[in-house]
RNA sequence: CGCUGAGUUUGUUUUACAAAGCGGGGGACCCAAUUUGGGGGCGAAUUUCUUUAAUAAAGAAUAGGAUAACUCUUUCCAUCCGAGCCCGUCAGCUAACCUCGUAAGCGUAGAAAGAGAG
Numbered sequence: 001c002g003c004u005g006a007g008u009u010u011g012u013u014u015u016a017c018a019a020a021g022c023g024g025g026g027g028a029c030c031c032a033a034u035u036u037g038g039g040g041g042c043g044a045a046u047u048u049c050u051u052u053a054a055u056a057a058a059g060a061a062u063a064g065g066a067u068a069a070c071u072c073u074u075u076c077c078a079u080c081c082g083a084g085c086c087c088g089u090c091a092g093c094u095a096a097c098c099u100c101g102u103a104a105g106c107g108u109a110g111a112a113a114g115a116g117a118g
Stems, first nucleotide, its partner, number of pairs: 001107004008020005021102006031092001038090001039087004047061005064081004070116007
């Protein structure tokens, strides 16, 4: 200076709080739904097959997702990801309302078109 991501900014009595911004969860009527074969949440990260004594591990695919050169969108091409964690028998949608987070980890592939900004 950039990338993934909601994860940034400002202030103060300054390393902790507060506020704004961004993001998540809970929560009526109405509607919907069928609960041990448990159920659910964040996230792109689901699903299938093969190998194996095995539900472990590994591999091949796949829904889906990402990829600075002002920003956004689309197309072609190329390279990657396709994890993990949490709640604890419980939560559909959901106005009012209530509540929580503001981390962590990395380093840049090319071309064309449109709109906008400067």
A computed fold for a 118-nucleotide RNA from uncultured Cetobacterium sp., annotated as c-di-AMP riboswitch aptamer (ydaO/yuaA leader). It matches the Rfam family "c-di-AMP riboswitch aptamer (ydaO/yuaA leader)". Rfam describes the family as follows. This family represents a conserved RNA structure found upstream of the ydaO and yuaA genes in Bacillus subtilis and related genes in other bacteria. Its family is annotated with cyclic-di-AMP binding and regulation of gene expression in the Gene Ontology. The coordinates come from a structure-prediction model, not an experiment, and the mean pLDDT is 83. The sequence is in RNAcentral, with records from MGnify.